[in-house]
RNA sequence: UGUAUCGUAGCUCAGUUGGUAGAGCCGUGGACUGUUAAUCCACUGGUCGCAGGUUCGAGUCCUGCCGAUACAG
Numbered sequence: 001u002g003u004a005u006c007g008u009a010g011c012u013c014a015g016u017u018g019g020u021a022g023a024g025c026c027g028u029g030g031a032c033u034g035u036u037a038a039u040c041c042a043c044u045g046g047u048c049g050c051a052g053g054u055u056c057g058a059g060u061c062c063u064g065c066c067g068a069u070a071c072a073g
Base pairs, nucleotide, nucleotide: 001072002071003070004069005068006067007066010025011024012023013022019056027043028042029041030040031039049065050064051063052062053061
């Protein structure tokens, strides 16, 4: 430098044919009890890497850029 695959919550990851963004863990509050742990219930948390384009509507499609990994040189 080129090609391919990725970038979504603090972490690990889903998200179907474009139609209001979710799970588990973590965290917070509560229940349970001699106390902790475990268990159960509820809650909090997102510029969907950045900027444009298409569209009535974009995490999803297109373009550029940034970053990570692999391969090639």
Molecule: transfer RNA
Organism: Desulfobacterales bacterium